[in-house]
RNA sequence: UCUGAAAAAGGCAAACUUGUCGAAAGGCGAGGGCGCAAAGCUUCCGGUCUACGGGUCGUUUCCUAGGACAGCGGGGUUACCAGCG
Numbered sequence: 001u002c003u004g005a006a007a008a009a010g011g012c013a014a015a016c017u018u019g020u021c022g023a024a025a026g027g028c029g030a031g032g033g034c035g036c037a038a039a040g041c042u043u044c045c046g047g048u049c050u051a052c053g054g055g056u057c058g059u060u061u062c063c064u065a066g067g068a069c070a071g072c073g074g075g076g077u078u079a080c081c082a083g084c085g
Stems, first nucleotide, its partner, number of pairs: 002083003011036002016031006034071001040077003044074003047069004053064003
């Protein structure tokens, strides 16, 4: 550098439950463990979700500043173990 078949030092942690923060999507802590070889980090590109506020409608709708998701995909960046050379 390439690869992740097998093995292994170890790592992360879906649903769900619970506490807490948030208008929400969702975040964080604890339990839990579906899975993950970057399920480490980063919203740069696409995508999805949300809509307190703003606009529209006139009341239920639609759009949107903004926000969320890195465990939706791509890009960027850093790194453990093992295998081959």
The RNA shown here (c-di-GMP-I-GGC riboswitch aptamer) has 85 nucleotides and comes from a Pseudomonadota bacterium. Taxonomically the source falls in Pseudomonadota (Bacteria, Pseudomonadati).